The prediction has a mean pLDDT of 83. Predicted 3D model of a 79-nucleotide RNA (c-di-GMP-I riboswitch aptamer) from an Elusimicrobiota bacterium. Rfam family: c-di-GMP-I riboswitch aptamer. Rfam's curators write: GEMM was predicted in a large-scale screen for bacterial structured RNA regulatory elements. The sequence is in RNAcentral, with records from Ribocentre. The organism belongs to Elusimicrobiota, within Bacteria.
RNA sequence: AUCCGAUAAUAGCAAAGCCGGCUAAAGCCGGCGGCGCAAAGCUGUGACCCGCUAACUACGCGGGAGUCAGGCUGCCGAA
Numbered sequence: 001a002u003c004c005g006a007u008a009a010u011a012g013c014a015a016a017g018c019c020g021g022c023u024a025a026a027g028c029c030g031g032c033g034g035c036g037c038a039a040a041g042c043u044g045u046g047a048c049c050c051g052c053u054a055a056c057u058a059c060g061c062g063g064g065a066g067u068c069a070g071g072c073u074g075c076c077g078a079a
Stems, first nucleotide, its partner, number of pairs: 004077002012037002017032006035066001041072003045069003048064005
């Protein structure tokens, strides 16, 4: 250093649900909340899933990175 990883340390993220807002919808944003997470950081590149009542004709459009791979980056160090 890589792999790997804890009933360790430090810091962080935030599921369901509730409240408010946005959207045609899926879903997203903010607050509370905290199920979980060492990449639950970033990225729609491949697959997959969700929506399509708006626009479009679908080899399309809108979403999901907390569905799985890929790419880029990254804290700590017991075995």